[in-house]
RNA sequence: GGGGGCAUCGCCAAGCGGUCACGGCACCUGCCUCUUAAGCAGGCACGCGGGGGUUCGAAUCCCUCUGCCCCCA
Numbered sequence: 001g002g003g004g005g006c007a008u009c010g011c012c013a014a015g016c017g018g019u020c021a022c023g024g025c026a027c028c029u030g031c032c033u034c035u036u037a038a039g040c041a042g043g044c045a046c047g048c049g050g051g052g053g054u055u056c057g058a059a060u061c062c063c064u065c066u067g068c069c070c071c072c073a
Base pairs, nucleotide, nucleotide: 001072002071003070004069005068006067007066010025011024012023018056027043028042029041030040031039049065050064051063052062053061
């Protein structure tokens, strides 16, 4: 220098143009328990890397930038 992949909640992670963005773990509250754990119920408000574009509608498609990873030179 060229090419490709990835970026979603504190962590992991689903989604592949259209309802409230699925879950798991962790954490918080309550119930239960002598206590803890387990179990049950609820919560964790404004989570899709930034900007622009296409579209009636974008996490999803396109362009660009940023970061990380891989391949080629």
The prediction has a mean pLDDT of 81. The RNA shown here (transfer RNA) has 73 nucleotides and comes from an Armatimonadota bacterium. Rfam family: tRNA. Rfam classes the family as a transfer RNA. The RNAcentral record of the sequence draws on ENA.